[in-house]
Molecule: Bacterial RNase P class A
Organism: Aquabacterium sp.
RNA sequence: GAAGCACGCCGGACCGCCGCUGGUGCAAGUGCCGAAAGGCCGCACUGGAGGAACGUCCGGACUGCACAGGGCAGCGUAGCAGGUAACACCUGUCCACCGCGAGGUGAGGACCAGAGCAACAGAGACGAGUCGGUGUGGCAUUCGGCGACGCGCAAGCGACGCCGGGAGGCCACACCGGGUGAAACGGGCAAUCUCUACGCGCAGCAAUACCAAGUAGGCCAGCGUUGACGUGUGUCCCGCGGAGCUGGCGGGUAGGUAGCAUCGAGCCGUGGGGGCGACCCCCGGCCCAGAGGAAUGGCGGUUACGUUCGGGCGACCGAACGCACAGGAUCCGGCGUACAGGCGGGCUUCACAA
Numbered sequence: 001g002a003a004g005c006a007c008g009c010c011g012g013a014c015c016g017c018c019g020c021u022g023g024u025g026c027a028a029g030u031g032c033c034g035a036a037a038g039g040c041c042g043c044a045c046u047g048g049a050g051g052a053a054c055g056u057c058c059g060g061a062c063u064g065c066a067c068a069g070g071g072c073a074g075c076g077u078a079g080c081a082g083g084u085a086a087c088a089c090c091u092g093u094c095c096a097c098c099g100c101g102a103g104g105u106g107a108g109g110a111c112c113a114g115a116g117c118a119a120c121a122g123a124g125a126c127g128a129g130u131c132g133g134u135g136u137g138g139c140a141u142u143c144g145g146c147g148a149c150g151c152g153c154a155a156g157c158g159a160c161g162c163c164g165g166g167a168g169g170c171c172a173c174a175c176c177g178g179g180u181g182a183a184a185c186g187g188g189c190a191a192u193c194u195c196u197a198c199g200c201g202c203a204g205c206a207a208u209a210c211c212a213a214g215u216a217g218g219c220c221a222g223c224g225u226u227g228a229c230g231u232g233u234g235u236c237c238c239g240c241g242g243a244g245c246u247g248g249c250g251g252g253u254a255g256g257u258a259g260c261a262u263c264g265a266g267c268c269g270u271g272g273g274g275g276c277g278a279c280c281c282c283c284g285g286c287c288c289a290g291a292g293g294a295a296u297g298g299c300g301g302u303u304a305c306g307u308u309c310g311g312g313c314g315a316c317c318g319a320a321c322g323c324a325c326a327g328g329a330u331c332c333g334g335c336g337u338a339c340a341g342g343c344g345g346g347c348u349u350c351a352c353a354a
Base pairs, nucleotide, nucleotide: 001350002349003348004347005346007344008343009342010341012303013302014301015300016299017298018297020048021047022046023045024044025043026042029041031040032039033038050325054336055335057334058333059332060331061330062204063203064202065201074200075199076198077197078196079093080092081091082090083089094108095106096105097104098103109195110194114193115192116189117188131177132176133175134174135173136172137171138170139169142166143164144163145162146161147160149158150157151156208258209257210256211255218249219248220247221246222245223244229241230240231239232238266286267285268284269283271282272281273280274279305322306321307320308319309318310317311316
C1' cells in the first nucleotide's frame, strides 16, 4: 500500500418566533361540562422518542381464573460447563464442516427398543437374499462295463440291479468374485415417527380493580278494580281516564377513575474489586416521555458534513442541492429485520522497502 475479518461508537449542533403535551408550585371564579362519578379553564418553572421506539418471534414482571399429589396426552428445548429473574438469549470450550488466514456456521442426546425412508445406476436397495463362478451331495436324463431275467433258432430286443465316466439341467449347502452405486445381512437418516432427559396450567393492560346513568332489567316489602295513581291551575266534592303505584336492596351496561412510569431485573461514572468471558459485588451521583383518536410540530436564520458548479497558482472563497431507516401506547430482557453518512482502536493474508 492492497484485499479482508471481527468489534465498539455516533446518527448533526445552536438561536429566535408561534404552537402541542406530562409534572411541580402559585392563583383561583357560588366559573364551565356532566344526573352523578369525574373532568376542563390562568400564570411561572421544568421534562418531552430510538438504536432500532419497528416485526410482535422467544423469555419474564404484573393481573384475573384454575390448581392436593402423581401419571397419560400435548407443546418446546437438546455436546459439556457457566451467566441470568427467565429464555429458544449470552459467554467459554470440545467436536464437525467452510476459509491460506484473521475468523465463520452448526435443530451437535439416542438407530444394540421398535417402525419408516433412500433418486440414478445396478441382477438385487432396507423385505431379505440375488447375478456369475468353484466345490460337495442328491434327483431325473444319457453313455459304457458286469451280473442275472424274459422273448427269440440266432443276430438281437425289452426291462432290472450294481459299478464307473462325461456334458448340460434342477435342488440344497459351503466358499469366492467382477461390475453398479453414497450405501450390497452391513451401514446411513431421528430437520419421519419414536425413545431418553429437562421445562411448560390457561388467558392476556381491550388483563384487572373501583365509582357509576337510563325511558334497560332483577329481587323483596307495602298499597291497589271495595279504584291506588294520573288529570281538570291550590284544597274538598264531583267528572274523566284507569292497572298499576310507592319504597328498599343488590348486580351489571354506557360513562369515569385507577392500573400507568419517583425507586425500578432502573440510568450514569477514564471509581474500586472478582472472573478468560458472559456477568457479579461494592462506592459515588441521578430520577430520565407517559398520551388516551393519542403531544414531541411549523416557520425563519447561523453552522457542521457530503456532492456538483464557478473563481483563485495556492491556502481558500462563493452558489445550488442533499442529509438515512424510522417513531412510544402496561413495563422489562433478548432475537430478527431496516438504515444516508461518519469515527475509533484491534487482527489476518499478500506485495514492496529498510